[in-house]
Molecule: c-di-GMP-I riboswitch aptamer
Organism: Pseudomonadota bacterium
RNA sequence: GUUGUUCAAGGGCAUACCCGUCGAAAGGCGGGGACGCAAAGCCACCGGUCUACAGCAAAUUGCCAAAAGCAAAAUGCAACGACAGCGGGGUUGCCGAC
Repeated sequence: GUUGUUCAAGGGCAUACCCGUCGAAAGGCGGGGACGCAAAGCCACCGGUCUACAGCAAAUUGCCAAAAGCAAAAUGCAACGACAGCGGGGUUGCCGAC
């Protein structure tokens, strides 16, 4: 430097689910737990997916004699939130083989 098809040694990580905790949520973190993983180490740069507090729109409803106005609001939009165990890319690296 290439490679992980198979085997070996020492090992490593940890899905679902449960408990605690942070968060509006997605989800994160800690503990238990192992479906799996040769980068299931790290980075949201590209695509994708998830969520939607605030924001914007808003059926409709209420207040009002009415208009105007004000208030509430099903629902919709939307990343500025998240996922590196969805793919690509970047970056670092253990062991074996060549």